Source information
Predicted 3D model of a 533-nucleotide part of an RNA (small-subunit ribosomal RNA, 5' domain) from a metagenome. Rfam family: Bacterial small subunit ribosomal RNA. The prediction has a mean pLDDT of 81. RNAcentral holds the full RNA, with entries from SILVA.
[in-house]
Context: one part of a larger RNA
RNA sequence: GAACGAACGUUAACGGCGCGCUUAACACAUGCAAGUCGAACGAGAAAGCCCCUUCGGGGGUGAUUAGAGUGGCGCACGGGUGAGUAUCACGUGGGUAAUCUACCCUUUGGCGGGGGACAACACUUCGAAAGGGGUGCUAAUACCGCAUAAGUCCACUUCGGUGGGGAAAGAUGGCCUCUCCUUGGAAGCUAUCACCAGAGGAUGAGCCUGCGGCCCAUCAGCUUGUUGGUAGGGUAAUGGCCUACCAAGGCUACGACGGGUAGCUGGUCUGAGAGGAUGAUCAGCCACACUGGAACUGAGACACGGUCCAGACUCCUACGGGAGGCAGCAGUGGGGAAUAUUGCGCAAUGGGCGAAAGCCUGACGCAGCGACGCCGCGUGGGUGAUGAAGGUCUUCGGGUCGUAAAGCCCUGUCGGAGAGGGGCGAACAAGCCGAGGGAACAAUACCCCUCGGCCCUGACGGUACCUCUCCAGAAAGCACCGGCUAACUCCGUGCCAGCAGCCGCGGUAAUACGGAGGGUGCAAACGUUGUUC
Numbered sequence: 001g002a003a004c005g006a007a008c009g010u011u012a013a014c015g016g017c018g019c020g021c022u023u024a025a026c027a028c029a030u031g032c033a034a035g036u037c038g039a040a041c042g043a044g045a046a047a048g049c050c051c052c053u054u055c056g057g058g059g060g061u062g063a064u065u066a067g068a069g070u071g072g073c074g075c076a077c078g079g080g081u082g083a084g085u086a087u088c089a090c091g092u093g094g095g096u097a098a099u100c101u102a103c104c105c106u107u108u109g110g111c112g113g114g115g116g117a118c119a120a121c122a123c124u125u126c127g128a129a130a131g132g133g134g135u136g137c138u139a140a141u142a143c144c145g146c147a148u149a150a151g152u153c154c155a156c157u158u159c160g161g162u163g164g165g166g167a168a169a170g171a172u173g174g175c176c177u178c179u180c181c182u183u184g185g186a187a188g189c190u191a192u193c194a195c196c197a198g199a200g201g202a203u204g205a206g207c208c209u210g211c212g213g214c215c216c217a218u219c220a221g222c223u224u225g226u227u228g229g230u231a232g233g234g235u236a237a238u239g240g241c242c243u244a245c246c247a248a249g250g251c252u253a254c255g256a257c258g259g260g261u262a263g264c265u266g267g268u269c270u271g272a273g274a275g276g277a278u279g280a281u282c283a284g285c286c287a288c289a290c291u292g293g294a295a296c297u298g299a300g301a302c303a304c305g306g307u308c309c310a311g312a313c314u315c316c317u318a319c320g321g322g323a324g325g326c327a328g329c330a331g332u333g334g335g336g337a338a339u340a341u342u343g344c345g346c347a348a349u350g351g352g353c354g355a356a357a358g359c360c361u362g363a364c365g366c367a368g369c370g371a372c373g374c375c376g377c378g379u380g381g382g383u384g385a386u387g388a389a390g391g392u393c394u395u396c397g398g399g400u401c402g403u404a405a406a407g408c409c410c411u412g413u414c415g416g417a418g419a420g421g422g423g424c425g426a427a428c429a430a431g432c433c434g435a436g437g438g439a440a441c442a443a444u445a446c447c448c449c450u451c452g453g454c455c456c457u458g459a460c461g462g463u464a465c466c467u468c469u470c471c472a473g474a475a476a477g478c479a480c481c482g483g484c485u486a487a488c489u490c491c492g493u494g495c496c497a498g499c500a501g502c503c504g505c506g507g508u509a510a511u512a513c514g515g516a517g518g519g520u521g522c523a524a525a526c527g528u529u530g531u532u533c
Stems, first nucleotide, its partner, number of pairs: 001533004006529005014376005019370002021335001026333003030330003035073003040070002048061005080288003090212007099205002104201007112146001114144002121136006152165005170193006179186003214260003221251003226248008263285004267278004290311005313324004341367001343366003349363001350361004380410004390401004415471007431454008477522005482503003488517005498505002
């Protein structure tokens, strides 16, 4: 000199864009943060309103409802944190003939015919509760046989094959050509979406491997599943990954083993560079989810807002037993020099589900707080000498603050006050209507694509911005002035009080302490402290 996720002191007009628990991976009240699908399925209220009534009630609507249940997909993404980890965790380059991949895309074929349950529900029962038990009924894209099998798997093989195992589900819309019943519908036809098997792709992931990046030798030897082999188990898959047996190997001064510290990287800061330091925000990867362990489901987890066990802690209890996990967003206590709102909205972008309408989304978009940082802008412009008053210094002549002020003339940028505009932009899409084209068909329906038109949708926000009127009006401080280092005099003090980054000042004329006047520097900031180069 530069830099900072900074803090502290004094001061402070506004805006834009960013950033904001670096400490206790400490404990957490409360609310929200993952649901969705009725076009998979069965069942299905109530209030309210209307009508009837024998006044007990009944019917309609509400209702293609709500709230539950079965089932599907999602919950492995998104969001947080950096405790652990010196490791194939990360970076980079390869390998996988040793592998998997839901949804998506392309493509080939299939989708036949049956069955028995279990929730919900009803009745009953145990329990304080959380939560269960029993009996009975029922649907499905839930579950299970049978059939079929190109490819696939297994066994045998004369390599030509042979034998065996092994799939599936329907829903919605339209139509009457064929078949059946005959206004028209269906078990028929058709379109779309789904379903099953196979091949390829895309995406994502697993595993292996070369090289690379901390400190300590006051850590010198380490190792028995250890190193290798055979056989088996296990996995999607290789492998001591695991087991049995056999052999005695394997690593190491090119630093094994041990200890300390630490998430890694793109990057960031500094520097002419080489390098050094660092790893906040943003992005990629990894690890973790109260602590430790384990598996289940699933394409994918050994799973932050799932399950089980153990532990610590907190809460409820009828003492028998139960409930919980903010390192999600806010917020609280605590720790600390120190770090924000229990805000608005799904309008946009993105995600989940759904055919869609749509629903959910503390991701995200916005707003609030904080000079924490960077940038921009303002605090007025011109004129004005008797060089006013006043302060201060003085050699008492005067000098200086100083054109500075006052006064006069303007401007209204930026800003403030008032009024009006701004249904600006940020919006495209979806939906509906029409036209054209396409696939398929018996077909002018239905379905798909393109174009045009119509309608609807904004949290921010009556905000940004624009116009008009008025107002110089509310808006400057902080540090320093001995040398380094830009900037000097007076008074007070008298080795005292004090200053200080280094040299050093202060003991009666202190440009170094304190105050004043003046000056210098930076400026909505200026200094100090801390850390890095």